[in-house]
This is a predicted structure of a 74-nucleotide RNA (transfer RNA) from an uncultured Bacilli bacterium.
RNA sequence: GCGUCUUUAGCUCAGUUGGUUAGAGCGCGUCCCUGAUAAGGACGAGGUCGGUAGUUCAAGUCUACUAAGACGCA
Numbered sequence: 001g002c003g004u005c006u007u008u009a010g011c012u013c014a015g016u017u018g019g020u021u022a023g024a025g026c027g028c029g030u031c032c033c034u035g036a037u038a039a040g041g042a043c044g045a046g047g048u049c050g051g052u053a054g055u056u057c058a059a060g061u062c063u064a065c066u067a068a069g070a071c072g073c074a
Base pairs, nucleotide, nucleotide: 001073002072003071004070005069006068007067010026011025012024013023019057028044029043030042031041032040050066051065052064053063054062
């Protein structure tokens, strides 16, 4: 230098053929339970989906550029 892949909650990840509320597990907070813990149960907070544009009635999803990371080739 060229190509491919990844980027979504604090962490690990899902998200179908573009479609109407963006989710799970762990973690965190409050409460219940207990003599007190652990375990268990209920509820809750936390995101504008790496960034900027574009296409579309509608974008996490499609396109372009760009940032970071991983791998391969030269």
Its Rfam family is "tRNA". By type it is a transfer RNA. The coordinates come from a structure-prediction model, not an experiment, and the mean pLDDT is 81.